[in-house]
RNA sequence: GGCGAGGUAGCUCAGUCGGUUGGAGCGCGGGAUUCAUAACCCCGAGGUCGCGGGUUCAAUUCCCGCCUUCGCCA
Numbered sequence: 001g002g003c004g005a006g007g008u009a010g011c012u013c014a015g016u017c018g019g020u021u022g023g024a025g026c027g028c029g030g031g032a033u034u035c036a037u038a039a040c041c042c043c044g045a046g047g048u049c050g051c052g053g054g055u056u057c058a059a060u061u062c063c064c065g066c067c068u069u070c071g072c073c074a
Stems, first nucleotide, its partner, number of pairs: 001073007010026004019057001028044004050066005
């Protein structure tokens, strides 16, 4: 340099052939339970969906460029 795959919550990931509220587990905070911890149970907070543009009534989803991670080739 070329090709491919990925980037979504603090971490690991799902998701949508474009549609009204963006999710799970773990973690975090609170409560309940316990003599007290742990475990289990209940509730809650936490997200510019990598960045910028385009298409559209509407974009996390489609298109383009860029950044970045991984793999392959040279």
Molecule: transfer RNA
Organism: uncultured archaeon